[in-house]
Formats: sequence, structure tokens, C1' cells
RNA sequence: GGGCCAAUAGCUCAUCCGGUAGAGCAGCCGGCUCAUAACCGGCAGGUGCGGGGUUCGAGUCCCUGUUGGCCCACCA
Repeated sequence: GGGCCAAUAGCUCAUCCGGUAGAGCAGCCGGCUCAUAACCGGCAGGUGCGGGGUUCGAGUCCCUGUUGGCCCACCA
């Protein structure tokens, strides 16, 4: 220098062709228990890395930037 992939809830990850975001764990409340854990039920939690564009509508498409990972090339 060139190419590819990833960036979504506190964490790990889903979300087939654009139709308006979900699971597990963690957290909180309750049940069970003498009590704790386990187990069971419920609740809350993101607007999707930043910016711009297309569209009636974008996490999903296009451009650009940032961060991380991988591969190739070059220099030494």
C1' cells in the first nucleotide's frame, strides 16, 4: 500500500431477501426454603460505532471516517 470481516441491552450473541430490535447470562421484584444456592414467574434495560446519502420506511442498501481482527504485497 491492497483485500476481507466485525462494531446491536452491563456481558456473549441473534435479527433469511429493507417494514420499524430479541435471546441467554448479569441486575431488580416475587415464589419455593428454617435459610442460602439451585429452580420457577415477572419487570426494567439499546434505537443499533460516528457522519452523510437513497427510500414512504434503513441494524439491514450506498459513500466516508474511527476502532479491533485476519490475509497479501512492499521496505528494512
This is a predicted structure of a 76-nucleotide RNA (transfer RNA) from a bacterium. The RNAcentral record of the sequence draws on ENA.